[in-house]
Order: sequence, then C1' cells, then structure tokens
RNA sequence: UCUGGGGUAGCUCAAUGGUAGAGCUUUCGACUGUUAAUCGAAAGGUUGCGGGUUCGAAUCCCGCCCCCAGAGCCA
Repeated sequence: UCUGGGGUAGCUCAAUGGUAGAGCUUUCGACUGUUAAUCGAAAGGUUGCGGGUUCGAAUCCCGCCCCCAGAGCCA
C1' cells in the first nucleotide's frame, strides 16, 4: 500500500431502509429465619467521526480514524 471482516448500553452481541433491542452486570422491590437461587421493575445509547442519498439511515453511497485476518513492497 491492497483485499476481506469488524466498531451499537459498563461487558458479550442482535436489529429486512420504518419506535435502537436481548443476555450478563448494577440499583430497587417481591419471595424468606438469613444468604443464594427465582420472579418483577428501573437505570443505561450523539449506533467510531464527518458528509451525501431518502419522506425516513445502525442499515445504502463517499471520505477519514481505530481493531482483527490475509496479501504485497523496501531493508
């Protein structure tokens, strides 16, 4: 430098162009001799950054940044 994959909640990951969700974690409550387990609820997001297309973009297009894998170049 090129090719492919990826970047979404504190963590692991979903989401056909049409309200951004689940599990775990955390907090509160229920349950009980207490804890654990179980059940319920809540909190938690400028979807990596900046533009474009569109009535509407996490999703499509362009540029940039970062991570992983492979290939190539120089020494």
This is a predicted structure of a 75-nucleotide RNA (transfer RNA) from a Patescibacteria group bacterium. The sequence is in RNAcentral, with records from ENA. The organism belongs to Bacteria candidate phyla, within Bacteria. Its Rfam family is "tRNA". It is annotated as a transfer RNA. Its mean pLDDT, the model's own confidence on a scale to 100, is 80.